About this RNA:
Two RNAs folded together computationally: RNase P RNA and transfer RNA, 480 nucleotides in total. It holds a member of the Rfam family "Bacterial RNase P class A".
RNA sequence: UGAGCUGGCCGGACGGUCGCAUUGGCCCUGGUUCGCCGGGGUUGAUGAGGAAGGUCCGGGCUCCGCAGGGCAGGGUGGUCGGUAACGCCGACCCGGGGUGACCCGCGGGAAAGUGCCACAGAAAACAGACCGCCUCAGGGCUUCGGCCCUGCGGUAAGGGUGAAACGGUGGUGUAAGAGACCACCAGCGCCGCAGGCGACUGCGGCGUCUCGGUAAACCCCACCUGGAGCAAGGUCAGAAGGGCAGUGCCGCGCAAGCGGCACGCCUGCGCGAGCGAUUGAGGGCGGCCCGCCCCGAUGCUCGCGGGUAGACCGCACGAGGCUGUCGGCAACGGCAGCCCUAGAUGGAUGGCCGUCGGCCCGCGCGAGCGGGUGCACAGAACCCGGCCUACAGGCCAGCUCACCUG
RNA sequence: AGGGCCGUAGCCCAACAGGUAGAGGCGCAGAGCUUAGGACUCUGACAGUGCGGGUUCGAAUCCCGUCGGCCCUA
Numbered sequence: 001u002g003a004g005c006u007g008g009c010c011g012g013a014c015g016g017u018c019g020c021a022u023u024g025g026c027c028c029u030g031g032u033u034c035g036c037c038g039g040g041g042u043u044g045a046u047g048a049g050g051a052a053g054g055u056c057c058g059g060g061c062u063c064c065g066c067a068g069g070g071c072a073g074g075g076u077g078g079u080c081g082g083u084a085a086c087g088c089c090g091a092c093c094c095g096g097g098g099u100g101a102c103c104c105g106c107g108g109g110a111a112a113g114u115g116c117c118a119c120a121g122a123a124a125a126c127a128g129a130c131c132g133c134c135u136c137a138g139g140g141c142u143u144c145g146g147c148c149c150u151g152c153g154g155u156a157a158g159g160g161u162g163a164a165a166c167g168g169u170g171g172u173g174u175a176a177g178a179g180a181c182c183a184c185c186a187g188c189g190c191c192g193c194a195g196g197c198g199a200c201u202g203c204g205g206c207g208u209c210u211c212g213g214u215a216a217a218c219c220c221c222a223c224c225u226g227g228a229g230c231a232a233g234g235u236c237a238g239a240a241g242g243g244c245a246g247u248g249c250c251g252c253g254c255a256a257g258c259g260g261c262a263c264g265c266c267u268g269c270g271c272g273a274g275c276g277a278u279u280g281a282g283g284g285c286g287g288c289c290c291g292c293c294c295c296g297a298u299g300c301u302c303g304c305g306g307g308u309a310g311a312c313c314g315c316a317c318g319a320g321g322c323u324g325u326c327g328g329c330a331a332c333g334g335c336a337g338c339c340c341u342a343g344a345u346g347g348a349u350g351g352c353c354g355u356c357g358g359c360c361c362g363c364g365c366g367a368g369c370g371g372g373u374g375c376a377c378a379g380a381a382c383c384c385g386g387c388c389u390a391c392a393g394g395c396c397a398g399c400u401c402a403c404c405u406g
Numbered sequence: 407a408g409g410g411c412c413g414u415a416g417c418c419c420a421a422c423a424g425g426u427a428g429a430g431g432c433g434c435a436g437a438g439c440u441u442a443g444g445a446c447u448c449u450g451a452c453a454g455u456g457c458g459g460g461u462u463c464g465a466a467u468c469c470c471g472u473c474g475g476c477c478c479u480a
Base pairs, nucleotide, nucleotide: 001402002401003400004399005398006397007396008395009394010393012356013355014354015353016352017351018350020047021046022045023044024043025042026041027040028039029038030037031036049377053388054387056386057385058384059383060382061229062228063227064226068290069289070288071287073225074224075223076222077221078092079091080090081089082088093107094105095104096103097102108220109219113218114217115214116213117212130159131158132155133154134153136151137150138149139148140147141146167185168184169183170182171181172180186210187208188207189206190205191204192203193202194201195200233313234312235311236310246263247262248261249260250259251258252257264308265307266306269305270304271303272302273301274300275299280295282294283293284292320339321338322337323336324335325334326333327332357375358373359372360371361370362369363368407479408478409477410476411475412474413473416432417431418430425463434450435449436448437447438446456472457471458470459469460468
């Protein structure tokens, strides 16, 4: 200098002006059951993100049968650690890729069982004789060396097919051959020693001569797993009530709201009538069963009445952030100090302008000049930890390879 | 918030316990028939299965991620 690998970070700045939301102060004002409930003005403070996104995992929180057992279902899958927890993260092991920095892996079991392995090929799973090789029998030819044809057999060493053909090389052996036998190598299993917390690794010995692949096919093994979700849920007030159950129209009012009508709805609210039983019928119950609890007519139908909604909390101080220090290879943890930072419920966080900064175009050798462009992805809704995905432009650090120069 | 399904030629769809890389209809192009057009007959082209990665000898099919669309419940 060029090409690359890994990790981290930023993702406009300042100002003016008009708005919006939440919230504090002050002023004016309407209603009132005197507790409060509204309307308007003015002034101050605060107001999106690294992903707020997808909603793919895990938790907090809350309620339900307080969740005990079994079956089913679901999930995870090398080891050790981190964590509130995880399918996340770190380090290491094993396998694969790269010259390398480094990257990728749903990475338990195929020697429990079952299934599948197309096409090609003779044969595809404890297999298989198409060609070839060999013995024997018969026949033919012969230059007597042998060659050809047919048939009964033997043979997995050679050819060819395939993703895959039942270890590899050499020798002994044989009619030809074959782990039939032997040596070495590779694999597998067992044992011992050494290292490591462990996954695992190295060395040595013995055995077997060798056992296909596929579990992101069924399945087996180990471990984890109750369900629902902030529309969870809680508090207060009114009614004969556990907020279970709504729409439309009309009148009054500035509005919040109040009143009425129609058709529905609620029956775990009140009254009345009818039906139904002495049986474990019914309910809680949410995959099923056991088990547990409620109830002892509580059930069903019809009519009349009543209701058919409001506010607040949950809700932002939290597994919180920043800085320093200590422990740890790291993920992360301990300690100390400092900080408080959005909270709606049709859902605020926006529009315009100026300067600077980006980006694009043109000119110029160049410093620069002129013009254009609001300028990535996107936007909180109970909260948090991750994963994944989107992203204009830019910054920093470490490392690798190649070439050149000293 | 919870749950389920789909994506294959221009359009509609088949193939899905993996097996020749893909069938059919409409439409399109060419030829035949016709005076011409339609109908009909014959022939042909058009996809590599939304996208990326993985498992496998082999992926439309199985797994993971992602994008887009639809439906159900509250």